[in-house]
Context: one part of a larger RNA
RNA sequence: CGUUCGAAAUUUGAGGGGUUCAUUUUCUAGUACGAGAGGACCGAAAAUGACGAGCCGCUGGUGUUCCGGUUAUUGCGUCAGCAGUACCGCCGGGUAGCUAUGCUCGGAAGAGAUAAGCGCUGAAAGCAUCUAAGCGCCAAGCUCAUCCCAAGAUAAGAUUUCGUUGGAGAUUUAUCUCCUGAAGAGUCCUGGAAGACUACCAGGUUGAUAGGCCAGAUGUGUAAGUGGGGUAACUCAUUGAGCAAACUGGUACUAAUGACUCAAAUGUUUGG
Numbered sequence: 001c002g003u004u005c006g007a008a009a010u011u012u013g014a015g016g017g018g019u020u021c022a023u024u025u026u027c028u029a030g031u032a033c034g035a036g037a038g039g040a041c042c043g044a045a046a047a048u049g050a051c052g053a054g055c056c057g058c059u060g061g062u063g064u065u066c067c068g069g070u071u072a073u074u075g076c077g078u079c080a081g082c083a084g085u086a087c088c089g090c091c092g093g094g095u096a097g098c099u100a101u102g103c104u105c106g107g108a109a110g111a112g113a114u115a116a117g118c119g120c121u122g123a124a125a126g127c128a129u130c131u132a133a134g135c136g137c138c139a140a141g142c143u144c145a146u147c148c149c150a151a152g153a154u155a156a157g158a159u160u161u162c163g164u165u166g167g168a169g170a171u172u173u174a175u176c177u178c179c180u181g182a183a184g185a186g187u188c189c190u191g192g193a194a195g196a197c198u199a200c201c202a203g204g205u206u207g208a209u210a211g212g213c214c215a216g217a218u219g220u221g222u223a224a225g226u227g228g229g230g231u232a233a234c235u236c237a238u239u240g241a242g243c244a245a246a247c248u249g250g251u252a253c254u255a256a257u258g259a260c261u262c263a264a265a266u267g268u269u270u271g272g
Stems, first nucleotide, its partner, number of pairs: 001152001005163007015149004021049007033038001051106005059100004066093005071086006110144003117137004166179005184262004188204005209255003212251005218244003225238005
């Protein structure tokens, strides 16, 4: 821009794409078969591998925004306690998120038409013949089915709901310009398990969107100070203490202000 009034939401599915795997064990059954050795078809069940999709409750990884230990050195006048630098100085752990080696799920079942092939009936051709008329069976393949996208499918679909049929002027009369600004959309702002930007999604005081605060979860591992013990290093008590990121719940304290922009009147029917 189109989809022939303008919107919001829910959809149909023309068409397109993805998937399509393999193995082992057990039962049937040591059965059929076979002198024996050996050893099934058919059918049923349970697992596994690779591959794919999703997820983070578990097991782990990462986690330079959390906690602790510790070396050297500098600073805060000294002690104590802290802070800076040294690859995050080094080391031990670790929340959220992201992750695989972790977890869950998938390729199941079925239908139709077929290929090669196997048949029934059956003539031409008194026989025979799956074929000439007619009728069946049959593949990981084909078409469906299953999962995803999908009306720019220009043949532009469907359903529901919402708004409107104004005002002024001009005219070459299926037209043009302006005004108002409906439904609705956007700008803007707070943000996000969404994201390169955009888009998408949650919100914008009739509010829990983010921050803060409160409580909790969780992590680290018993803070500082004080008191006791020890010549001291250190240790005990207060104390599972103190501190704490992204997590959970709550709470309008702070910020989502005031506002602005876009966006319509075309046609048909009935009645006057």